Context: one part of a larger RNA
Molecule: small-subunit ribosomal RNA, 5' domain
Organism: uncultured bacterium
RNA sequence: GGAUGAACGCUAGCGGCAGGCUUAAUACAUGCAAGCCGAGGGAUAACUCCCGACUUCGGUCGGGAGUGACCGGCAAACGGGUGAGUAACGCGUAUGUAACCUGCCUUCAGCAGGGGGAUAACCCCGAGAAAUCGGGGCUAAUACCCCAUAGCAUUCCAAUAGAGCAUCCUGUUGGAAUUAAAGGUUCGCCGGCUGAAGAUGGGCAUGCGUCCUAUUAGUUAGUUGGUGGGGUAAAGGCCCACCAAGGCCACGAUAGGUAGCUGGCGUGAGAGCGCGGUCAGCCACACGGGCACUGAGACACGGGCCCGACUCCUACGGGAGGCAGCAGUAGGGAAUCUUGGUCAAUGGGUGCAAGCCUGAACCAGCCAUGCCGCGUGCUGGAUGAAGGCCCAAUGGGUCGUAAACAGCUUUUCUCAGGGACGAAUUGUCCUGAUUCGUUCGGGACUUGACGGUACCUGAGGAAUAAGCACCGGCUAACUCCGUGCCAGCAGCCGCGGUAAUACGGAGGGUGCAAGCGUUAUCC
Numbered sequence: 001g002g003a004u005g006a007a008c009g010c011u012a013g014c015g016g017c018a019g020g021c022u023u024a025a026u027a028c029a030u031g032c033a034a035g036c037c038g039a040g041g042g043a044u045a046a047c048u049c050c051c052g053a054c055u056u057c058g059g060u061c062g063g064g065a066g067u068g069a070c071c072g073g074c075a076a077a078c079g080g081g082u083g084a085g086u087a088a089c090g091c092g093u094a095u096g097u098a099a100c101c102u103g104c105c106u107u108c109a110g111c112a113g114g115g116g117g118a119u120a121a122c123c124c125c126g127a128g129a130a131a132u133c134g135g136g137g138c139u140a141a142u143a144c145c146c147c148a149u150a151g152c153a154u155u156c157c158a159a160u161a162g163a164g165c166a167u168c169c170u171g172u173u174g175g176a177a178u179u180a181a182a183g184g185u186u187c188g189c190c191g192g193c194u195g196a197a198g199a200u201g202g203g204c205a206u207g208c209g210u211c212c213u214a215u216u217a218g219u220u221a222g223u224u225g226g227u228g229g230g231g232u233a234a235a236g237g238c239c240c241a242c243c244a245a246g247g248c249c250a251c252g253a254u255a256g257g258u259a260g261c262u263g264g265c266g267u268g269a270g271a272g273c274g275c276g277g278u279c280a281g282c283c284a285c286a287c288g289g290g291c292a293c294u295g296a297g298a299c300a301c302g303g304g305c306c307c308g309a310c311u312c313c314u315a316c317g318g319g320a321g322g323c324a325g326c327a328g329u330a331g332g333g334a335a336u337c338u339u340g341g342u343c344a345a346u347g348g349g350u351g352c353a354a355g356c357c358u359g360a361a362c363c364a365g366c367c368a369u370g371c372c373g374c375g376u377g378c379u380g381g382a383u384g385a386a387g388g389c390c391c392a393a394u395g396g397g398u399c400g401u402a403a404a405c406a407g408c409u410u411u412u413c414u415c416a417g418g419g420a421c422g423a424a425u426u427g428u429c430c431u432g433a434u435u436c437g438u439u440c441g442g443g444a445c446u447u448g449a450c451g452g453u454a455c456c457u458g459a460g461g462a463a464u465a466a467g468c469a470c471c472g473g474c475u476a477a478c479u480c481c482g483u484g485c486c487a488g489c490a491g492c493c494g495c496g497g498u499a500a501u502a503c504g505g506a507g508g509g510u511g512c513a514a515g516c517g518u519u520a521u522c523c
Base pairs, nucleotide, nucleotide: 001523002522003521004520006519007518008517009516010515013374014373015372016371017370018369019367020366021332026330027329028328030327031326032325035074036073037072040071041070047066048065049064050063051062052061053060054059081285082284083283090210091209092208093207094206095205096204097203100202101201105198106197107196108195109194110193111192113147114146115145116144122137123136124135125134126133127132153178154177155176156175157174158173159172160171161170162169183190184189211257212256213255218248219247220246223245224244225243226242227241228240229239230238260282261281262280263279264275265274266273267272287308288307289306290305291304310321311320312319313318338364340363341362342361346360347358348357349356350355377408378407379406380405387399388398389397390396391395413460414459415458416457417456418455422450427445428444429443430442431441432440433439467512468511469510470509471508472493473492474491478507479506480505481504482503488495489494
């Protein structure tokens, strides 16, 4: 000198863009953050709306639609948070998978015949303070089960051709065995099953790279390898039985400390050094620890079970909970924000769709935390006014064209008027093309949280707007007064003991400027 997720002191006009618990992965009140589908299903007590009938005008009955709960399907494994752990194939990079999986989506091929038994909701009974649970009875399905059908699917056998990388791989043919399905509908469609291929997303393995300490020198028994098996989507001591005695290590094993990794960021001419906050990719975690279930996918933040700590409820028998989601609270700390708005856009889930949900997201609020931009006026104006300060003092110098005063401008400000882009879709109607199934095109209307915001126009009036640090040398900037080794200053050298440019004040000056200084850290 540059830099910062900064803090502190003094000061403070505006805007744009960005950033905002670095500490206690401490504990959490409250609200919200994951639902959707009635075009899968039964039911409809209560409630709302519509239609019809009756009515004593209170309402009743029937039909239809909507809604809560229930069975079922998809989603909930994404999105969002955090950095505790981890020195590791965790990450980065380059490969391999002849050792693998992949819901939804796309393409292609084929198929969907018949039957059955339950169960929740509901009703009845019971236990319990509650959470909730037990028994009996009825019922449906795209829930569950059985039979049939069956090939390029799976397994086995045989033949044959080809390639390679050892196990083996690919194609063709023949035989045997095994495994499917679901319907709904407003008739437009939406779905179901099997198989092949693709796309996407992942699993696993390997080469190389990846901090400090040798005042850590030896370490290892499922340890290293083999055979056989189990397990997995899949190779493998991943697990197990048996056998052998191996494996790693001064090219640093093991141990200890520290740490999420990367794209990148800061600095520097570069080499390098330091950092990994925001944004993006990967990983790990979800009160501490362990475990599996469901599922295409989890060993699952707002799912389950067990142990533990903590908090809460309790009728003392027993139960409930998990903000490292968004806000917010307490605590810790030098220190870090609103218990805001909207689904309008983008994206996600679901649904045929309309739509619904979405603290993702988009916006707004707070904070000079940073970067960038703008303004606090411009021109003229000397009797160089008054006043302050200084001096060699009837006088002069300086603040200083500075002020007054005159003219001008209006960024900003105040008031008034107009007023967006972001909107493309979707839906309704009209219309054209059409493979007459739908799909595509044109037109009208409709859809904006931000926001009456940005922006534009007009009117008014210099009107609303300057501080902070420093002035001995380094280092730009000097005099007077006070003090008298005192009070104090100080980054280093050093100032202060009676004329201090170094302390305190004043005048003047220098530097930066809505900031300026100090502290901390890095280069």